[in-house]
Context: one part of a larger RNA
RNA sequence: CUGGGCGUAAAGGGCGCGUAGGCGGCCUCCGCAAGUCAAUUGUGAAAUCUCCGGGCUUAACUCGGAAAGGUCAACUGAUACUGCGGGGCUAGAGUGCGGAAGGGGCAACUGGAAUUCUUGGUGUAGCGGUGAAAUGCGUAGAUAUCAAGAGGAACACCUGCGGCGAAGGCGGGUUGCUGGGCCGACACUGACGCUGAGGCGCGAAAGCUAGGGGAGCGAACGGGAUUAGAUACCCCGGUAGUCCUGGCCCUAAACGAUGAAUGCUUGGUGUGGCGGGUAUCGAUCCCUGCCGUGCCGAAGCUAACGCAUUAAGCAUUCCGCCUGGGGAGUACGGUCGCAAGGCUGAAACUC
Numbered sequence: 001c002u003g004g005g006c007g008u009a010a011a012g013g014g015c016g017c018g019u020a021g022g023c024g025g026c027c028u029c030c031g032c033a034a035g036u037c038a039a040u041u042g043u044g045a046a047a048u049c050u051c052c053g054g055g056c057u058u059a060a061c062u063c064g065g066a067a068a069g070g071u072c073a074a075c076u077g078a079u080a081c082u083g084c085g086g087g088g089c090u091a092g093a094g095u096g097c098g099g100a101a102g103g104g105g106c107a108a109c110u111g112g113a114a115u116u117c118u119u120g121g122u123g124u125a126g127c128g129g130u131g132a133a134a135u136g137c138g139u140a141g142a143u144a145u146c147a148a149g150a151g152g153a154a155c156a157c158c159u160g161c162g163g164c165g166a167a168g169g170c171g172g173g174u175u176g177c178u179g180g181g182c183c184g185a186c187a188c189u190g191a192c193g194c195u196g197a198g199g200c201g202c203g204a205a206a207g208c209u210a211g212g213g214g215a216g217c218g219a220a221c222g223g224g225a226u227u228a229g230a231u232a233c234c235c236c237g238g239u240a241g242u243c244c245u246g247g248c249c250c251u252a253a254a255c256g257a258u259g260a261a262u263g264c265u266u267g268g269u270g271u272g273g274c275g276g277g278u279a280u281c282g283a284u285c286c287c288u289g290c291c292g293u294g295c296c297g298a299a300g301c302u303a304a305c306g307c308a309u310u311a312a313g314c315a316u317u318c319c320g321c322c323u324g325g326g327g328a329g330u331a332c333g334g335u336c337g338c339a340a341g342g343c344u345g346a347a348a349c350u351c
Base pairs, nucleotide, nucleotide: 004322005321006320007305008304012319014202015201016200017199021195022194023193025089026088027087029086030085031084032083034082035081036078037077038076040074041073042072043070050066051065052064053063054062055061092192093189094188095187096186097184098183099182104178105177106176107175108174109173110172111155116150117149118148119147120146121145122144126137127136163170164169207248208247209246210245211244212243216242217241221237222236223235224234259318260317261316262315263314264313267296268295269294270293271292272291273290274289275288276287277286279284300307301306324351325350326349333344334343335342336341
């Protein structure tokens, strides 16, 4: 070095872009001959091991001979495969053209419902809250109701195992800028591909920093209850925060607990997007191709549960990770961070 694994037992990196590296389509095409294969020569000490034979009465032991043993070296050949150089191809990949869908992203403007507050009108003794209450609010006129105004945040219905995005995530409307995917015919480039250690970027919520904003909600905190107690659950308040702009943080049950890519392997039934055919005046139904998203199930797989063309089936390539429980995601060191802390990550000991 060679093993077995990673949905739920330990184990898929939160997600992308991509460097090195690894791997890589077709042609009876041409060349080289590094890998590969073969021949020859040299060498691979002796002892040991194996085989044949001999010597001690036998054996152990020992002597002689043979064989075997290398990623070895030189040289001469072979050219299927890999590699290298050249030529060609279009099935992979990409570009152009024509379409349709979408809460994909960023920015500006804007709308209505509701809560709260302010002002005014009506109106009078309660309101609110709970299991029941109380704290609280209210005759300085509350709650209720009508009108006007202010301000912030979130967008009911539509809404759908429906859509979009790599993931995090994305939902009122309009406009501007902008990314990606899908479908349909051809035309073009001609393997330009896949993966990806490091690296770079993105990354919910909470948190940090500076400046704004602050309606509702609401850690902390105060009060009322409950209770043996109640640093809680329930109630009345309420500050950070939640919102915006700039800069950090970089974690998660970041989950499909399932890495990415490619090919292959019976079906049924929904649904979203685009296309073709058929019937039809048409809407629309039916048949059908591609892409997406669900459910049920064949074979197969699985410890079982279950998975099953969106595989956890059959194969190949590349990356990440696991190797008993606790100690411990701790200590130490390093590195990143303003901090909180993150990343990397043990051992003693113990069962």

Predicted 3D model of a 351-nucleotide part of an RNA (small-subunit ribosomal RNA, central domain) from an uncultured bacterium. The RNAcentral record of the full RNA draws on ENA and SILVA. The coordinates come from a structure-prediction model, not an experiment, and the mean pLDDT is 89.